[in-house]
């Protein structure tokens, strides 16, 4: 200095007047959008239902430790890719349970086979060479043989064991084995583990009104009791249990408020613990709450002339969108000293 | 707020349990017919399957995400 990486921070700034929502003694005064408030994609809190309990379904996640209320999220860390580093990306269990699939080539696509070679005692061998393909029943060399062949043998690959490491994944590092196990689980499947349903128009209280008719109301056995079978409720299904509650049309009445509602897994500041995500202790603050739905307009200075966008129960995350500035800490390259 | 479907040429729409040129009609464009247009015949263009990314030798299809439309329900 230039060029990359990664993490952060900020989102025009000040007065002035007019409005519009909440507090308020309705005077004063005081406060009023976001890092995504979006997408509704996942997790929870809160609220009702269902809780008598067992089985299947279904879904979701899927290295390994750990943080969290909880997650499909965060952190470390393994291990694979990818780069020159710095970093970054990864749906990253199981194909020695089972099943399907592998199109065209191609001998053969998975219970291997012989098209052209190679040998031949013309019965046959053979899996080295060629050829095809996305993928070909381990790769290289040397022996070795009729020609080959893990057939031997050493290196590398694999698999099993044992030892040291490590909480683990995982890794080294000996020995044995002579190879077994083609790929596809973002086909189906196993395995492990979580998931009970709805959604604030959830839900509770309050004022007000209300007019009723009509058709159909289980079905078989049995004098009854009852059983049987259908329905229906236990929010996917079935065992099981209870019940036999209504149903369809017509017409009639209500269209208010109050609540939940914002103090919360909250903010900020310091300390300690920890790599680290995060916890804990102490001090301080209170920071939109509307309901047809507020947060805006003008006017003045001044600078870089302002991007996505606009709360509706609240919070954790994740994915999108997004103008400029600044700031750290890291690799790399090049000059100087 | 919940659910829950849809996107393929200019227009309708096949194909969606992966398999290689993505098939139709209609429209349009060339030539035939006709004295001329229609109708008829022949032959042709015209798609990067809503976008991006993955998964697989292969993706319109299978997965995640995003745009854009629709429909039910309270």
């Nucleotide at each position: 200095u230039g060029u990359g990486u990664u993490g952060g921070u900020u989102a025009g700034a000040c007065g002035a007047u007019c409005g519009c929502u909440g507090u308020g003694u309705u005077u004063a005064a005081c406060a009023g959008a976001g890092g995504a408030a979006a997408g509704u994609c996942c997790g929870g809190g809160c609220u009702c239902c269902a809780c008598a309990g067992g089985g299947u379904a279904a879904g979701a996640u899927g290295c390994c430790a750990g943080g969290u209320a909880a997650c499909g999220c965060c952190u470390g860390g393994g291990c694979g890719a990818c780069g020159a580093a710095a970093g970054u990306c990864g749906a990253c269990g199981g194909a020695a349970a089972g099943u399907g699939c592998c199109a065209c080539a191609g001998a053969g696509a998975a219970u291997a086979g012989a098209c052209c070679g190679c040998c031949u005692u013309c019965g046959g061998g053979u899996a080295a060479g060629g050829g095809u393909g996305a993928a070909a029943c381990g790769g290289u060399g040397c022996g070795g043989u009729a020609a080959g062949a893990g057939c031997g043998c050493a290196c590398c690959g694999c698999a099993u064991a044992a030892u040291a490491g490590g909480u683990a994944a995982c890794u080294a590092u000996u020995a044995u084995g002579g190879c077994a196990a083609g790929g596809u689980a973002a086909c189906c499947c196993c395995c492990a583990u979580c998931u009970g349903g709805a959604g604030c128009a959830a839900g509770a209280c309050c004022a007000a009104g209300u007019a009723g008719a009509a058709u159909c109301u289980u079905g078989a056995g049995g004098u009854a009791a009852c059983u049987c079978a259908c329905a229906u409720a236990c929010g996917a299904c079935u065992c099981g249990u209870a019940u036999g509650c209504g149903a369809u049309u017509c017409g009639g009445g209500u269209a208010g408020g109050u609540u939940g509602c914002u103090u919360g897994a909250g903010g900020u500041a310091u300390g300690c613990a920890g790599u680290g995500a995060u916890g804990c202790a102490u001090a301080u603050c209170c920071c939109a709450g509307a309901u047809a739905g507020a947060u805006g307009a003008u006017c003045g200075u001044c600078c870089g002339c302002g991007a996505c966008a606009g709360a509706a129960c609240c919070c954790g995350g994740c994915u999108u969108a997004u103008c400029g500035a600044c700031c750290a800490a890291c690799g790399c390259a090049u000059c100087u000293c | 707020g919940c659910g829950c479907c849809c996107g393929u040429a200019g227009c309708u729409u096949a194909g969606c349990u992966g398999g290689a040129u993505a098939g139709a009609g209609c429209a349009c464009c060339u030539g035939g017919c006709u004295a001329c247009g229609a109708a008829c015949c022949a032959g042709g263009a015209g798609g990067u399957c809503g976008g991006a990314g993955g998964u697989u030798c292969g993706a319109a299809u299978c997965c995640u995400u995003c745009c854009g439309g629709g429909c039910g329900u309270g």
Source information
Model confidence (mean pLDDT): 76 of 100. This is a predicted complex of two RNAs, RNase P RNA and transfer RNA, with 411 nucleotides together. It holds a member of the Rfam family "Bacterial RNase P class A". The family's RNA type in Rfam is ribozyme.